Bacterial small signal recognition particle RNA from an Actinomycetota bacterium, 100 nucleotides, folded computationally. It matches the Rfam family "Bacterial small signal recognition particle RNA". It is annotated as a non-coding RNA gene. Rfam describes the family as follows. The signal recognition particle (SRP) is a universally conserved ribonucleoprotein involved in the co-translational targeting of proteins to membranes. Taxonomically the source falls in Actinomycetota (Bacteria, Bacillati).
């Protein structure tokens, strides 16, 4: 000089990272219109004993509040010494051939 082949560069995918929802957790959470126990007082009964059942104590639904981690959805930018396609030129690495 000349040919490949890799990179750089663009495009999908995957991963990671970041938000963000919603899941699990945890907290709260019902005068009555939830659920269980139901004091007292009611109400039936002649008693025995039984009803219904306020507060009250326990639970729970929707909401509400939190959320390391941990599953998932969704965006988005960035990372891959990740995978697949795609490169005109240049340009960096590498290999082969040719000339002075």
């Nucleotide at each position: 000089g000349g040919c490949c082949g890799g990179g750089u560069c663009c495009c999908g995918c995957g991963c990671g990272u970041u938000g963000u929802c919603g899941g699990c957790c945890c907290g709260u959470g019902a005068a009555c219109c939830a659920g269980g126990u139901c004091a007292g007082a009611u109400c039936c009964g002649g008693a025995a004993g039984g009803a219904a059942g306020c507060a009250g104590c326990c639970u729970u639904a929707a909401g509400c509040g939190g959320u390391a981690a941990c599953c998932g959805g969704c965006a988005g930018g960035c990372g891959c010494a990740g995978c697949g396609g795609g490169c005109a030129a240049g340009c960096c690495c590498g290999g082969c051939c040719g000339g002075a």